RNA sequence: CUCUUAUCCAGAGAGGCGGAGGGACCGGCCCAGUGAAGCCUCGGCAACCUGUGCGGUGGGAAACCACCCACAAAGGUGCCAAUUCCGGCAGAAGGAUUUCUGGAAGAUGAGAG
Numbered sequence: 001c002u003c004u005u006a007u008c009c010a011g012a013g014a015g016g017c018g019g020a021g022g023g024a025c026c027g028g029c030c031c032a033g034u035g036a037a038g039c040c041u042c043g044g045c046a047a048c049c050u051g052u053g054c055g056g057u058g059g060g061a062a063a064c065c066a067c068c069c070a071c072a073a074a075g076g077u078g079c080c081a082a083u084u085c086c087g088g089c090a091g092a093a094g095g096a097u098u099u100c101u102g103g104a105a106g107a108u109g110a111g112a113g
Stems, first nucleotide, its partner, number of pairs: 001113008013042005021031003025088004043080003048076002050072004055068005084105001089102005
């Protein structure tokens, strides 16, 4: 980088360095010298991987495996303004700049190349 798959209306920030940008892209709308990005330290959230179950269902001769549920948080990631901030393409409803559904794109995990 590409492919497969799951999730994305919940949750969780202080300090130091730094010094003008940031919220992927485009449009909008926001955040930002009352200090952006980035880096570091400490803290936290969550539960994808992970661990436990003298839990459930199914498969198996068995070992065990798959899915679901509950609990945990040591380890691997991730995350800690705004629903992925909102929209972008298609469809439905509505008089309407509105609402809803699906998708695209993006992000993250796990697996594969």